[in-house]
């Protein structure tokens, strides 16, 4: 100079005049006013109500260790396995517990077999019968490789190397796992985002939860049911506890107003100590949106690169999705000069 | 704002121990008629809403967007 990895961060900007919304204030006026995702509602909490929610049996979710955290499908560090020349990136529990798949095609798809084919014997020369899986073709996927010995022809049959697995000892490591040494039977396919096992969590609903004020209003019918109990805490279903005089469904009437929840929080900046890190613990500092028709928007001046994606609506912690453009920092490979 | 389902041919819809894409209406062509309707025989039409991942293989199983649709004061 080229090509690339990863990790963070901005996302118009000053300046002034209307104007919109909350809070203070008698006005005047002051002050504050959308994001990184406010979004998708995919996790996880909080808070809030079901009487604090007992067993079981179904149900869902996590899924290598080991830490962090309020939790979590989030992070962070390590471990095995893969891809990359390399920075760096992706995956992850059990297939020798059991059950079921594995379509076409193949002889054959999971434990046994043999279609061609090789050997040996018989033959009426069409074959039959016994042995063997080295070879051939199929397929996504075919019963360890390479060699030597051995045979009628083969074959872990047997050897010596390697791959794999499995047990046992030793060392290292909390651990997942690693090293090493000896034996073994020679070799046992994939699928759990099938059903399943095995380990850990999970009670339901969701701010239209919930809570208070006020305003209205007109009953009538039907079916069940009143210790032979309807209903209901309870949610999918039983057991079990405990309320229990009401419940269901049509018809018709009444309101659609208000105030809390709701903005100080697992907060945000720094500065110091611990920790590899994620984080945690002190110290100072700062107040940052809160509407119910639902508020950010117009002009003018200067600048630049001419402005993507999108807007809160209980609340926070992640995770996915959307994004014009830019900028910061580490770091790998190729090349050239010196 | 929150909870629930759905998405297959031009319409209405079916499809599970994952291997075929399918049904009635409709549309074309031909035959029947003097036409036309109904009827008869053939045919055509689909990336299973879009994108990614599991598997040898996905409409089906997992995840991400998109559309509709319905309940809750």
């Nucleotide at each position: 100079g080229g090509a690339g990895c990863c990790g963070g961060c901005c996302g118009g900007g000053c300046g002034g005049c209307c104007g919109c919304g909350g809070u203070c204030g008698a006005a005047a006026g002051a002050u504050c006013g959308a994001g990184g995702a406010a979004a998708g509602u995919c996790c996880g909490g909080a808070c809030u109500c079901c009487g604090c929610a007992g067993g079981g049996c179904a149900g869902g979710g996590u899924g290598c260790u080991g830490g962090g955290u309020a939790a979590c499908a989030c992070c962070c560090a390590g471990g095995c396995g893969g891809g990359g020349c390399g920075a760096c990136c992706c995956g992850c529990g059990g297939a020798a517990a059991g059950u079921g798949c594995c379509a076409c095609a193949g002889a054959a798809a999971g434990c046994a077999g043999a279609c061609c084919g090789c050997c040996g014997c018989c033959u009426u020369c069409g074959g039959g019968c016994g042995g063997c899986a080295a070879g051939g073709g199929u397929g996504a996927a075919a019963c360890g490789g390479u060699g030597a010995g051995g045979u009628a022809a083969g074959a872990g049959c047997u050897c010596a190397c390697c791959a794999g697995c499995g047990c046992g000892g030793c060392g290292g490591g909390u651990g997942a796992c690693c090293g090493u040494c000896g034996c073994g039977g020679c070799u046992c396919g994939g699928c759990a985002a099938a059903c399943c096992c095995c380990a850990c969590c999970c009670g339901g609903a969701g701010c239209a939860a919930g809570g208070c004020c006020a305003a209205g209003c007109a009953g009538g019918g039907a079916g069940c049911g009143u210790u032979c109990g309807a209903g209901g805490a309870c949610g999918g279903c039983c057991c079990g506890u405990c309320c229990g005089a009401g419940c269901u469904c049509c018809c018709g009437g009444g309101u659609a107003g208000g105030c809390c929840g709701c903005a100080c929080g697992a907060g945000g900046g720094u500065c110091g100590c611990g920790g590899c890190a994620a984080c945690g613990c002190g110290g100072c500092u700062c107040c940052c949106a809160g509407a119910g028709g639902g508020a950010u928007g117009g002009c003018c001046g200067c600048c630049c690169u001419c402005g993507a994606c999108a807007g809160a609506a209980u609340c926070c912690g992640g995770c996915u999705u959307a994004c014009a453009g830019g900028c910061c920092g580490g770091c790998u490979c190729c090349u050239c000069u010196a | 704002g929150g909870g629930g389902g759905u998405g297959u041919a031009g319409c209405u819809c079916a499809g599970u121990u994952g291997g075929c894409a399918g049904a009635g209406c409709g549309c074309u062509a031909c035959g029947u008629u003097c036409g036309c309707a109904a009827u008869g025989u053939a045919g055509a039409g689909g990336c299973c809403a879009g994108g990614g991942g599991u598997u040898c293989a996905a409409u089906u199983c997992c995840c991400c967007u998109c559309a509709c649709c319905u309940c809750c004061a």
Molecule: RNase P RNA; transfer RNA
Organism: Actinomycetota bacterium